[in-house]
Molecule: Glycine riboswitch aptamer
Organism: Rhodobiaceae bacterium
RNA sequence: AUGCUCCCUGCGGGAGACACUGGCGCUUGACGCCAGGGCCGAAGGCGCAACCGCCCCGGAAACGCUCAGGCAAAAGGACCGCAGGGAAAUA
Repeated sequence: AUGCUCCCUGCGGGAGACACUGGCGCUUGACGCCAGGGCCGAAGGCGCAACCGCCCCGGAAACGCUCAGGCAAAAGGACCGCAGGGAAAUA
């Protein structure tokens, strides 16, 4: 000083699936609690393994499972773009 990699922050974009049913409470609301089944996968987690590597062994998905989470709006949201900061690494 910064091409690549990783982390954090801010902004923008960002899907899917019951505003389910019953009961109770109530300030009678799209609220709170309990129960019941039906669904979704893109927080997280777990599993197989494509694939990758420094190939002994490791890292591993947008695939699968739905424990968790979610199924009006809001919030959240993998991932993508931009900006800033930091770490490693390189010259």